The prediction has a mean pLDDT of 83.
The RNA shown here (SAM riboswitch aptamer (S box leader)) has 105 nucleotides and comes from Halolactibacillus miurensis.
The sequence was found by an Rfam model in a public genome assembly.
RNA sequence: CUCUUAUUACGAGUGGCUGAGGGAAUAGGCCCUGCGACGCCCAGCAACCCCUGCAUAGGCAGAAAGGUGCUAAAUCCUACAGAUGUGACAUCUGAGAGAUAAGAG
Repeated sequence: CUCUUAUUACGAGUGGCUGAGGGAAUAGGCCCUGCGACGCCCAGCAACCCCUGCAUAGGCAGAAAGGUGCUAAAUCCUACAGAUGUGACAUCUGAGAGAUAAGAG
């Protein structure tokens, strides 16, 4: 990097350092930010892998030492298709894209 499977409306700091941008990419919108962004450390959340017990076919319950992950807003919203109501538009469902985990190449 590619593929497969699962998840993607829950949860988590008024901490320390740093010092100007950030919210994946393109476009549009809407936001966060010197009352300190991004990042790092600490702390925390969760429970994918791992671990324990029961079933042993997908599972259920527990635990949190270890490998990850995460800690503004639904993955911030929309983009493609369909349904419903509509003048612009709104709502819902699905796809696509992204993110994360585990496995394979």